[in-house]
């Protein structure tokens, strides 16, 4: 070039048509003489850009970004 995967919260990942979740982290409280575990609670994403279809797109198609692979 050419094909195949990804891109969603600080990070690691789910979610594939109806205004988005864990687990970790972060904060606040509990619990301790203190810390750590533990427990209860909260904060925090308009889902890489753009167009399309669609009543309704993070999910469907195209077109570009960037990550990772495979291959001439």
């Nucleotide at each position: 070039g050419c094909c195949c995967g990804g891109u969603u919260a600080g990070c690691u990942c789910a979610g594939g048509g109806g205004u988005a979740g864990a687990g970790c982290g972060u904060c606040u409280g509990g619990c301790u003489c203190a810390c750590a575990a533990c427990c209860a609670g909260a904060a925090g994403g308009a889902c890489c850009g753009g167009g399309g279809u669609u009543c309704a797109a993070u999910u469907c198609c195209c077109c570009g970004g960037c990550c990772g692979g495979g291959u001439g």
Source information
This is a predicted structure of a 72-nucleotide RNA (transfer RNA) from Eriocheir sinensis. The coordinates come from a structure-prediction model, not an experiment, and the mean pLDDT is 83. Lineage of the source: Eukaryota > Ecdysozoa > Communostraca > Stomatocarida > Eriocheir.